[in-house]
RNA sequence: GAUGAACAAAGCCAAACUUACUGCGAGGUAAGGACGGAAAACCACAGGUCUAGGUCUAGGUAUAGUUGAGACGGCUGGGUUGCAUUG
Numbered sequence: 001g002a003u004g005a006a007c008a009a010a011g012c013c014a015a016a017c018u019u020a021c022u023g024c025g026a027g028g029u030a031a032g033g034a035c036g037g038a039a040a041a042c043c044a045c046a047g048g049u050c051u052a053g054g055u056c057u058a059g060g061u062a063u064a065g066u067u068g069a070g071a072c073g074g075c076u077g078g079g080u081u082g083c084a085u086u087g
Stems, first nucleotide, its partner, number of pairs: 005086001012037002017032006035074001041080003045077003048072004054067001056065003
């Protein structure tokens, strides 16, 4: 330096849920809280899932469809970066 596997120490993040704020919404932010995570750190390029104010179409209306746009990195792949010990 590389690879594989486990253990230990110091730590890290934080699901569901509750409360407040925000958004049409999916969601997001903060506090509490821990289901879990060895990249559960960052990035919407590819796939996937979700939302759908606005456009257009149908309809008496409710509404449905369509298209644009958006959300999810703790859905998967991919890219980038970071920490620690033993053999």